Background
Model confidence (mean pLDDT): 85 of 100. A computed fold for a 508-nucleotide part of an RNA from a soil metagenome, annotated as large-subunit ribosomal RNA, domain I. The RNAcentral record of the full RNA draws on MGnify.
Context: one part of a larger RNA
RNA sequence: CGCAUACGGUGGAUGCCUUGGCAGUAAGAGGCGAUGAAGGACGUGGUAGCCUGCGAAAAGCUUCGGGGAGUUGGCAAACAAGCUUUGAUCCGGGGAUUUCCGAAUGGGGAAACCCACCAUUUAUGAGUUAUCUACUAACUGAAUACAUAGGUUAUAGAAGCGAACCCAGGGAACUGAAACAUCUAAGUACCCAGAGGAAAAGAAAUCAACCGAGAUUCCGUUAGUAGUGGCGAGCGAACGCGGAACAGCCCAGUUACUAAAUCUGUGUUCUUUCUAGUGGAACGAUUUGGAAAGUCCAGCCAUAGAAGGUGAUAGCCCAGUACACGAAAGGGAGAACAUAGUGGGUAACGAAGAGUAAGUCGGGACACGUGUAAUCCUGACUGAAGAUGGGGGGACCAUCCUCCAAGGCUAAAUACUACCUACUGACCGAUAGUGAACCAGUACCGUGAGGGAAAGGCGAAAAGAACCCCGGCGAGGGGAGUGAAAUAGAACCUGAAACCGUAUGCGU
Repeated sequence: CGCAUACGGUGGAUGCCUUGGCAGUAAGAGGCGAUGAAGGACGUGGUAGCCUGCGAAAAGCUUCGGGGAGUUGGCAAACAAGCUUUGAUCCGGGGAUUUCCGAAUGGGGAAACCCACCAUUUAUGAGUUAUCUACUAACUGAAUACAUAGGUUAUAGAAGCGAACCCAGGGAACUGAAACAUCUAAGUACCCAGAGGAAAAGAAAUCAACCGAGAUUCCGUUAGUAGUGGCGAGCGAACGCGGAACAGCCCAGUUACUAAAUCUGUGUUCUUUCUAGUGGAACGAUUUGGAAAGUCCAGCCAUAGAAGGUGAUAGCCCAGUACACGAAAGGGAGAACAUAGUGGGUAACGAAGAGUAAGUCGGGACACGUGUAAUCCUGACUGAAGAUGGGGGGACCAUCCUCCAAGGCUAAAUACUACCUACUGACCGAUAGUGAACCAGUACCGUGAGGGAAAGGCGAAAAGAACCCCGGCGAGGGGAGUGAAAUAGAACCUGAAACCGUAUGCGU
């Protein structure tokens, strides 16, 4: 030095576990904000720090309910001082307080700071003073006489934030075409504006085909069809059929008669539901063991044998479950009634949307790239008819059919889930699953936009090792003790391999 065996060290794989994730289902909610939000800074405890809560009334105040024995949140104990069956802590509804920054709004500003003004009261306090908008009101008020514009004040509204969904205005490139320019990617990403719980669309100037249908939206099919396309890559309908859900109306007007419907707000009553909760069946012994829920013996409950915990695997130990019940206060939904506003119905006679339709040129949207290119939108220029009229039926014309533009409203079926509740999984199980199971968008990196980790497990219970010894009043270890176990000792379950040793044997 090699090989083998045994025993260790190192290391943290594997197994088992789960506080956390992931994906869904059902139901809810679908907003918060000048009554100052979202998000923060700084404070706040008998307390040094961090988290949580709260706001100078500061881990809290008050009231109304629930509840019933301990309690003063967590890391995190100990001590001190308290509170509590005269009902505390705790849970839920309402109310009060709510520093400073932040739309931030008195002015300024390098956010959490600096500096004012006014009036009222007399407290070391509480308020006012931003901008814009308005069929609003009042007072004023030019050129310019009346007036108007303008100004001031009051009142009301807006603003800012928020995960996705929605509608509108703008709008790429990589890429594909095996290069690339039309084309594609794609009206995607992204920017910006606005709204709602959905939005948008919507009651035919629609389709169809000589038969007929009868608003819109969504799904399946038609169909990868008809088409379109450097006819390349690709793009890609509709009619019709089957379903989901269904709902129709108003204005552009006058007269007569009539006075209900609808919608909105408010109130009362009732029902239901949510925000705390309440009751809730049934087991003992033997044996192994550290421990019984296991084994064995003998019972019981079940509208309850869901899931969880308890020293191993518990229907009957705990806490629950099935089932039954419950709200002073507040919220949601529904119904009825009342009330205020809105304004409808019937009849007659009328009326029925012009710089519009359409055309030319240039663009865009239509599955459709200018093409035979209809249809829709419109930047420029033109520019009708008036129901004896007009639009469409894919160039265009005729016949025929069908509908009535240039005004408006409209539930449901549809899309989404930041958030709340309950539940589910041939989903993950700590290099997985969220980046984050752990004080994580943290530490750390970057001027900045931004990037972005690692890190779970003693034991049933700390019973977390008194005391002694070596040692530097160490680190570490040896005894003793605890424990079922300490090769479970905090660098703590299991403890693989690489790697490093000790002992023995064999070989060289």